[in-house]
Context: one part of a larger RNA
RNA sequence: AAUCACGCUGGCGGCGCGCCUAACACAUGCAAGUCGAACGAGAAAGCAGGGGCAACUCUGUGAGUAAAGUGGCGUACGGGUGAGUAACACGUGGAUCAUCUACCUCUUUGUGGGGGAUAACCCUGGGAAACCGGAGCUAAUACCGCAUAAGUCCGAGAGGAGAAAGCAGCAAUGCGCAGAGAGAGGAGUCCGCGGCCGAUUAGUUAGUUGGCAGGGUAAAGGCCUACCAAGACUGAGAUCGGUAGCCGGCCUGAGAGGGCACACGGCCACACUGGCACUGAAACACGGGCCAGACUCCUACGGGAGGCAGCAGUGGGGAAUCUUGCACAAUGGGGGCAACCCUGAUGCAGCGACGCCGCGUGAGCGAUGAAGCCCUUCGGGGUGUAAAGCUCUUUCGGCAGGGAAGAUUAUGACGGUACCUGCAGAAGCAGCUGCGGCUAACUACGUGCCAGCAGCCGCGGUAAUACGUAGGCAGCAAGCGUUGUUC
Numbered sequence: 001a002a003u004c005a006c007g008c009u010g011g012c013g014g015c016g017c018g019c020c021u022a023a024c025a026c027a028u029g030c031a032a033g034u035c036g037a038a039c040g041a042g043a044a045a046g047c048a049g050g051g052g053c054a055a056c057u058c059u060g061u062g063a064g065u066a067a068a069g070u071g072g073c074g075u076a077c078g079g080g081u082g083a084g085u086a087a088c089a090c091g092u093g094g095a096u097c098a099u100c101u102a103c104c105u106c107u108u109u110g111u112g113g114g115g116g117a118u119a120a121c122c123c124u125g126g127g128a129a130a131c132c133g134g135a136g137c138u139a140a141u142a143c144c145g146c147a148u149a150a151g152u153c154c155g156a157g158a159g160g161a162g163a164a165a166g167c168a169g170c171a172a173u174g175c176g177c178a179g180a181g182a183g184a185g186g187a188g189u190c191c192g193c194g195g196c197c198g199a200u201u202a203g204u205u206a207g208u209u210g211g212c213a214g215g216g217u218a219a220a221g222g223c224c225u226a227c228c229a230a231g232a233c234u235g236a237g238a239u240c241g242g243u244a245g246c247c248g249g250c251c252u253g254a255g256a257g258g259g260c261a262c263a264c265g266g267c268c269a270c271a272c273u274g275g276c277a278c279u280g281a282a283a284c285a286c287g288g289g290c291c292a293g294a295c296u297c298c299u300a301c302g303g304g305a306g307g308c309a310g311c312a313g314u315g316g317g318g319a320a321u322c323u324u325g326c327a328c329a330a331u332g333g334g335g336g337c338a339a340c341c342c343u344g345a346u347g348c349a350g351c352g353a354c355g356c357c358g359c360g361u362g363a364g365c366g367a368u369g370a371a372g373c374c375c376u377u378c379g380g381g382g383u384g385u386a387a388a389g390c391u392c393u394u395u396c397g398g399c400a401g402g403g404a405a406g407a408u409u410a411u412g413a414c415g416g417u418a419c420c421u422g423c424a425g426a427a428g429c430a431g432c433u434g435c436g437g438c439u440a441a442c443u444a445c446g447u448g449c450c451a452g453c454a455g456c457c458g459c460g461g462u463a464a465u466a467c468g469u470a471g472g473c474a475g476c477a478a479g480c481g482u483u484g485u486u487c
Base pairs, nucleotide, nucleotide: 001485005482006481007480008479011359012358013357014356015355016354017352018351019317024315025314026313028312029311030310033073034072035071038070039069046061047060048059049058050057051056080270081269082268090194091193092192093191094190095189096188099187100186101185104183105182106181107180108179109178110177111176112146114144115143121136123134124133125132126131152161153160154159166175167174168173196242197241198240203233204232205231208230209229210228211227213225214224215223245267246266247265248264249260250259251258252257272293273292274291275290276289295306296305297304298303323349325348326347327346331345332343333342334341335340362392363391364390365389372383373382374381375380396428398423399422400421401420402419406414431476432475433474434473435472436457437456438455442471443470444469445468446467452459453458
């Protein structure tokens, strides 16, 4: 000093922190949606009215709502974890004439005219289910040609290539769409230098090192392939093995240094294990996909479903680490013209003396000094102004009343909270460890090398200031002490 743990004890508040072990397995709920101002289609219950003996039926409303579908944007952010990684992963300083960049801002040029489909829907088949198939219809900001081309791209040049989408509004106009340029922010790649241990690891390497040609990528490059050459690294430690996410920082120390990597911030890596690509501006994608594996679950045995290292929570492991809470009011994020919707990010509350800080458990007076208890040389001494008693006060807590800021016209989870006022009454609130020396603090009894103590030296075998108890004292105090860890 602490992400602490244990023992005894425990009044209040503020601010923080809270699985260090099994990157073990997970029931349940929630954690990423949104847009009807892109598009087509479009219920039901209920209610009201009419018809009918009734069963029932029709109309209106519910409602262009719900649920679903096509399409757009988002889902690559935010949140978690530290397994792997000794590496351009990180830090720092550079390079990119070797690169990309959706949304946002600015500038500029356009937005003409056509086409064929398809889901939803309807009909139907298969299946236990998950789901899959056939036939028919339909829309678009979905998809595909044509035209045009300022600038762009390819090309030495001639020349060639390549776009677009509409929607809302009475309108003005707004939001969009396509090409190009600039910016901002973001990202990729490369390089110098820097930061662990082991030589009881001394040699390592065949796409290996370089070249040429090609492929591939947004992009240089053995990144990949064919061919050619035989190189490349290493005692300034290669290779191998062990350990480990890195940094800002944090702890300690006069400093130099040593140790650590929890919270917060930046970067990286991972998402049951291993591999792969698709979509996309960006992923090789935690709550997307495919394959394989282990595990769990469903099954009609043919086949299917799943992934908490998101927030809570459960089992397990462990010395040990919390609520299956409230709210989108604020801040921020996604979608939307907006209204608004979503947001376990976040803001708050709950639990835990886990830590730091603050406060309280009363104040004044009160005896040559009660009782009790302890000691005693039996005279007395100590506890001790301590108590009682008298006079006060009311912080904290309790009860009652009022009651915010945080929010801008409105909107407050926190919260009837903070805070203010009043009322009662010293009333409800102290423990822990030690007392041989180091080290502040001593006597009595019990015990008798026993029982026990102990950090070191050492105590205990009949007067033990060292064991146990009591009285007294010392030190800290809502804490105190102990174990382990770091300096």